Predicted 3D model of a 71-nucleotide RNA (transfer RNA) from a Candidatus Sericytochromatia bacterium.
RNA sequence: GUGAGUAUAGUUUAAUGGUAGAACAGUAGUUUGUGGCACUGCUAGUACGAGUUCAAUUCUCGUUAUUCACC
Numbered sequence: 001g002u003g004a005g006u007a008u009a010g011u012u013u014a015a016u017g018g019u020a021g022a023a024c025a026g027u028a029g030u031u032u033g034u035g036g037c038a039c040u041g042c043u044a045g046u047a048c049g050a051g052u053u054c055a056a057u058u059c060u061c062g063u064u065a066u067u068c069a070c071c
Base pairs, nucleotide, nucleotide: 001070002069003068004067005066006065007064010024011023012022013021018054026042027041028040029039030038047063048062049061050060051059
């Protein structure tokens, strides 16, 4: 340089164009003589910029980052 893939919560990972979920982690509480385990609540997210659509995590284009193959 050419082609292809991926980007969702602090981490891992779901989501047929129609309210973005779960687990772990964090935090508050219940329980316990203390801690752990267990249980209940809370916080936190669609990489960025455009386009299509009544409606975009999803479809299209570009950018950024990253991975793979070829050279």

Description: The organism belongs to Candidatus Sericytochromatia, within Bacteria. Rfam family: tRNA. By type it is a transfer RNA.